[in-house]
RNA sequence: UCGUCCGCCGGGAGAACCGGGCUUUACCGGUGCCGAAGGAGCAACCGCGCCUCGGAAACUCUCAGGCAACAGGACCGGCGGACGG
Numbered sequence: 001u002c003g004u005c006c007g008c009c010g011g012g013a014g015a016a017c018c019g020g021g022c023u024u025u026a027c028c029g030g031u032g033c034c035g036a037a038g039g040a041g042c043a044a045c046c047g048c049g050c051c052u053c054g055g056a057a058a059c060u061c062u063c064a065g066g067c068a069a070c071a072g073g074a075c076c077g078g079c080g081g082a083c084g085g
Base pairs, nucleotide, nucleotide: 001085002084003083004082005081006080007079008078009077010076011075016031017030018029019028020027032067033066034065038063039061040060041059045055046054047053
């Protein structure tokens, strides 16, 4: 100095309405919607000379999750630690 993992801090999007209930935005029902935890699928791409095989998205699906706030949140930045080149 680079990469991976972990922790901490900061930033961090999207998407509803009706009824009941409460009067404490909880909860229940109906319909609709969102995609950036996780999961799943296709496979651009990567590993190999090729096939097989393996890995594989921010694409796709919405199972999960979410649609006031709180919480969560892929990803980005900073700091610290461990391991490796």
A computed fold for an 85-nucleotide RNA from Paralimibaculum aggregatum, annotated as Glycine riboswitch aptamer. NCBI's taxonomy places the organism under Bacteria, Pseudomonadati, Alphaproteobacteria, Rhodobacterales, Paralimibaculum. It was read from a public genome assembly, where an Rfam model found it. Rfam family: Glycine riboswitch aptamer. Gene Ontology term of the family: glycine biosynthetic process.